[in-house]
Molecule: small-subunit ribosomal RNA
Organism: uncultured prokaryote
RNA sequence: UAAUACAUGCAAGUCGAACGCGAAAGUACCUUCGGGUGCGAGUAGAGUGGCGAAAGGGCGAGUAAUGCAUUUCUAACGUGCCCCAAGGGCAGGGAUAGCAUCGGGAAGCUGGUGGUAAUACCUCAUAAUCCUGGUUGAUCGGAUGUUCAACCAGGCAAAGGCUUGGUCGCUCGGGGAGCGGGGAACAUCCUAUCAGGUUGUUGGUGAGGUAACGGCUCACCAAGCCAAAGACGGGUAGCGGGUGUGAGAGCAUGACCCGCCGCAUCGGGACUGAGACACUGCCCGGACUCCUACGGGAGGCUGCAGUAACGAAUAUUCCGCAAUGGACGAAAGUCUGACGGAGCAAUGCCGCGUGCAGGAUGAAGCCCUUCGGGGUGUAAACUGCUGUCAGAGUUUAGGAACACAAUGACCAGACUCAAAGGAAGGGCCGGCUAACUUCGUGCCAGCAGCCGCGGUAAUACGAAGGGCCCGAGCGUUAAUCGGAAUCACUGGGCUUAAAGCGUACGUAGGCGGACAUGUAGGUACUUUGUGAAAUCCCACCGCUCAACGGUGGAACUGCUAGGUAUACCGCAUGUCUUGAGACAGGUAGGGGUCGUUGGAACAAUAGGUGGAGCGGUGAAAUGCGUAGAUAUCUAUUGGAACGCCAAAGGCGAAGGCAAGCUGCUGGGCCGAAUCUGACGCUGAGACACGAAAGCAUGGGUAGCGAACGGGAUUAGAUACCCCGGUAGUCCAUGCCGUAAACGAUGUACACUAGUUCGAGAGGGCUCUGACGCCAGCUUGGACGAAGCGAAAUUGAUAAGUGCACCGCCUGGGGAGUACGGCCGCAAGGCUAAAACUCAAAGGAAUUGACGGGGGCUCACACAAGCGGUGGAGCAUGUGGCUUAAUUCGAAGCAACGCGAAGAACCUUAUCCAGGGUUUGACAUGCAUGGAUUAACUCCUAGAAAAGGAAGAGUUGCCCUUCGGGUGGAACGUGCACAGGUGCUGCAUGGCUGUCGUCAGCUCGUGCUGUGAAGUGUCGGGUUAAGUCCCUUAACGAGCGAAACCCCUAUCUUUAGUUGCCAACGGGUAAUGCCGGGGACUCUAGAGAGACUGCCGGUGUCAAACCGGAGGAAGGUGGGGAUGACGUCAAGUCCUCAUGGCCUUUAUGCCCUGGGCUGCACACGUGCUACAAUGCGGCGUACAAAGCGAAGCAAUAUCGUAAGGUGGAGCAAAUCGCAAAAAGCGCCGCUCAGUUCGGAUUGUGGUCUGCAACUCGACCACAUGAAGCUGGAAUCGCUAGUAAUCGCGUAUCAGCUACGACGCGGUGAAUACGUUCCUGAGCCUUGUACACACCGCCCGUCAAGUCAUGGAAGCCGGUAGUGCCCGAAGUGGCCCCGUAUCAGGGGUCCCUACGGCAAGAUCGGUGACUAGGACUAAGUCGUAAUAAGGUAGC
Repeated sequence: UAAUACAUGCAAGUCGAACGCGAAAGUACCUUCGGGUGCGAGUAGAGUGGCGAAAGGGCGAGUAAUGCAUUUCUAACGUGCCCCAAGGGCAGGGAUAGCAUCGGGAAGCUGGUGGUAAUACCUCAUAAUCCUGGUUGAUCGGAUGUUCAACCAGGCAAAGGCUUGGUCGCUCGGGGAGCGGGGAACAUCCUAUCAGGUUGUUGGUGAGGUAACGGCUCACCAAGCCAAAGACGGGUAGCGGGUGUGAGAGCAUGACCCGCCGCAUCGGGACUGAGACACUGCCCGGACUCCUACGGGAGGCUGCAGUAACGAAUAUUCCGCAAUGGACGAAAGUCUGACGGAGCAAUGCCGCGUGCAGGAUGAAGCCCUUCGGGGUGUAAACUGCUGUCAGAGUUUAGGAACACAAUGACCAGACUCAAAGGAAGGGCCGGCUAACUUCGUGCCAGCAGCCGCGGUAAUACGAAGGGCCCGAGCGUUAAUCGGAAUCACUGGGCUUAAAGCGUACGUAGGCGGACAUGUAGGUACUUUGUGAAAUCCCACCGCUCAACGGUGGAACUGCUAGGUAUACCGCAUGUCUUGAGACAGGUAGGGGUCGUUGGAACAAUAGGUGGAGCGGUGAAAUGCGUAGAUAUCUAUUGGAACGCCAAAGGCGAAGGCAAGCUGCUGGGCCGAAUCUGACGCUGAGACACGAAAGCAUGGGUAGCGAACGGGAUUAGAUACCCCGGUAGUCCAUGCCGUAAACGAUGUACACUAGUUCGAGAGGGCUCUGACGCCAGCUUGGACGAAGCGAAAUUGAUAAGUGCACCGCCUGGGGAGUACGGCCGCAAGGCUAAAACUCAAAGGAAUUGACGGGGGCUCACACAAGCGGUGGAGCAUGUGGCUUAAUUCGAAGCAACGCGAAGAACCUUAUCCAGGGUUUGACAUGCAUGGAUUAACUCCUAGAAAAGGAAGAGUUGCCCUUCGGGUGGAACGUGCACAGGUGCUGCAUGGCUGUCGUCAGCUCGUGCUGUGAAGUGUCGGGUUAAGUCCCUUAACGAGCGAAACCCCUAUCUUUAGUUGCCAACGGGUAAUGCCGGGGACUCUAGAGAGACUGCCGGUGUCAAACCGGAGGAAGGUGGGGAUGACGUCAAGUCCUCAUGGCCUUUAUGCCCUGGGCUGCACACGUGCUACAAUGCGGCGUACAAAGCGAAGCAAUAUCGUAAGGUGGAGCAAAUCGCAAAAAGCGCCGCUCAGUUCGGAUUGUGGUCUGCAACUCGACCACAUGAAGCUGGAAUCGCUAGUAAUCGCGUAUCAGCUACGACGCGGUGAAUACGUUCCUGAGCCUUGUACACACCGCCCGUCAAGUCAUGGAAGCCGGUAGUGCCCGAAGUGGCCCCGUAUCAGGGGUCCCUACGGCAAGAUCGGUGACUAGGACUAAGUCGUAAUAAGGUAGC
């Protein structure tokens, strides 16, 4: 949990001292053998009769009040057994069970006849202070009435028994105790998506009925009664003492124990009785089970055990009446599944044990390790000791109390014995939260209370070791309370987080000014009764302790009754004026409403002028126009709205209100006196008003303008823009009733610093007026102290401090939705959930980032210029393709002439094919061998590596007899190990790129802020600069910037070779060639110089800027090195280093050949060009910086040339490479595919190298392609720059270099400027972003899952209504019967069950359908977030 169904046994009997009957077995004797008699025995037994069976025991279905709890009433009642006191018990009678006999029936059971007893039944007598009726008086009570006394009339009793000086009964009234019946008040769950309910209903009169009051029942009369303080209905539920929790208030709960109620298979009914409408009684009906001879019968575990079933789940068909209690009995006693005990379950609480002491610098095992050691750990072993529990045996204090005696189901005590033996587990170790390591696993397996762990180094998974917490338990799950002030009474909120009704008026209700008197309902104090016991608490006591129990106390916060107090609240009465209101006087105003009038603009119509366009847009087109538009003038007509005034302004309750005037009308404010006398505030319902849109009817329609049509835009464009245009917008009447109806702030009152600007009407000051000033009132704003607030903010118009009342909120979504109800013509509105789902949703502020936001500023960013790229050919790199292989890496800027400052072999890689090798090509160590070894020469086969063979041949030390011993290197063998350009740059170090040489990035202290954080670092100037100055709650400091360093530009000085040569001398064909010189150039050391220092102006007396002087150089002179905090998981494991993983006869190592060079194609970076500012030829001039010994190489010579031969000189300021080129001069070419251009191809050569086939460079001759200045697009550069011209170097045998890095020569143009593009800095702004816009994110559609709503219907439950039928039974009436009893029959009312009918309500199901929620990577768009690209809602 199934108040589901029950087999079997037991759970209520007892009394012979109320009564009449009355066996049998057995045994003894007798016997005619059939039997009889005695005992058994007046026993067992049934029956009549009495008492009990209404208690005890079980359960919680029903019940929201016929219940329970507390208090109280009964003057409206009853009471067997028990107690107290008193009276009485006379005389009779007829039956009937049992029994006997005869029957019926399957059974249950039952009929006829005969006869019998009683404490069974009946009649008569007696009787009251009893009962009934009547009269009179008194008493008490709030009252119906009570009580008492007297009188009259009528009525009602009895039973005996026994063991007979007694005792138990019987009868009549009276009293008591205890137990019951009935009434009242208050309290008692959820739901208003239940708002009206009720007809015996509410009351009265009369009658009946009851122990008793009462519509309890009936007849008649009246129309009441209940309800927002929640009636009626629905759901759920036994109630209380108590229990759990909590500081308490509360919240939750009602097992065990106690009290009350209800029930007894479901429903109805009465009988008996003191008591029942009766758990183990009766009758009837239903369901179910059983028996049956089919005709009928029997049954009720929600008693104790037990069975089945349900369920996650809950026990023995035990012992005993020994104790306590109950029934009966005079008693003995009988009965007692109440009860006392035991059994089962660690289910709870309590207690105890599983040992105690000693025992190692510490065994083994296991784990960890930095390999040293550490942990488990005195733990174990081992030694000594003890004896609880369990076990065995012996025994009996106590539970035992009965006058004595006897009496123990079970519990328990005491003594003896044995033996460390039989007795330890569970959870956890990421944080919360006490406790950490290793291995395995690799977003898998798994964990998880919340946060969250797991994708190869997991204290989070699994295992192990170790540790922590508990311990006969430990964890988990479910539930309640707490924490949760998270439903807030104690004790919350509502501007923006959820939350103020759109606004007013006002009913109920709540709250309410001053003074006085009274009252005493609330309130306070005190007393009284009660609040059962148990429980909780305290003290003491008893079980060895405790749990547990006993005694006493306190408490039970409550209710009742009496007294006292009277401040406050209430009530009653009286008074008052300050709250509120009223009257007379002024005054402002788009307040409302009706009517009427006006001008501007617009449109239309008519006419005139005019003549080609107008209109519209980003640009256009649709549209209008030669039938005359637009434009312009005149006239007429029409509808709508009212410019300026105008404002931070005014009025209104809000919505809202704007031309002028008239009528009607509401409210406010000001000032003075008077009057009323609390008349007030708020306000659930109700009622009224209520923008726009919308609806209905009828009008009206100029302009505007949803829908719709057209034109554009676009990928699309059902939009944004344009041309048209209908409803509508306007009026009247009636609906609708909603808005971001907002101050996102309910109304009223009081109090709490100031400053200032408006609006209104008055007052005071000045002789008066204007103006001004002053102090108040009302009203609309701004700033702001305190305070409040999460902050933003607010701040006398509060969101401050109080008070009163109302409304509303309780995580997000689902959803303001569904269903139901109410309203509406409809649209729709008001009220308003749940399932399910998420761990957030949200507010304010902060720091960033971002913006098709803003401001300021900068940069070859644009612009202004110059030259390129993109087109051609070639070179080179990349992609792609191809391939046996085309090794790998780099990927926007910031990969792509990058790693690579040199791929023919080598380089070179797990690139491919093939051949070989396994301690290895390389390092170290150990063991072992022995003189084998290294290097060289030669032979063999082979592509080589490698292999085989031969020759020759090498070291130190010691003893030395020249034999040997021993060792190192080397070699062989074996073992450790080597090796890896294998993977992971997302495990790393280091290095590097980039933003960016941009001007930023931070810190200490202080200050501000609850805090994140801010300030400083902002602001005003200025700068190349966070550079500097000024201001300043900041003051300082650091990393960056600058400076310091290097090169370069000028000068001085020092030094003077290899450099230089002015003067002097010598010499040559010529040359610093030589002597010499240090003057100059130069070289390379040291210095100077530049600092806004000076002048003028501007500027804040500043920083600084502008101009000037001087100067070689001027405002950082030019260039370089130098790169803050950080960003990009940027790049690199293939430089190097390195964790982990992988590999070990291979992913290592060696070798040959090939590949990295492959070619339809695409891209990047370059070179050469397209020519005349050019090309070619000849002549001629001027550099810098480098390099050179396996090198640079001159003079000479050969070759057309590349180059060859040869070799002086030079380790280089000495010699060489080395010719600089553009330039200059002269000549040719004359605009053409050329005397431009040089690709491609052929032939012949040169050089390097072991080797130029794949695959080198160069030379000569020949060939002579494309290309005539390059589309969209795009790059560099601001001065010695661009452009252009050559020279050198690294790498390197050679070279693919046109690359890279340097050097010098010639040498421009332009910059108005910051609108735009790109990037950057600072300030500010918005943000729904924080993986930070390459962000976030919305909706449809498609797929899957889940719950829900609607739905033709279908199925079931519940409570009623109407009608039909009507068992049993009480009652009424009639009849029969008889002894006036009983009994029988009929009928009437009521009525259970059942049936019929129409509905209500709840639930289930349902084709189909609607929306919703959720689900790594679906489709379409881009709605929102930034001005989100049309501001959003």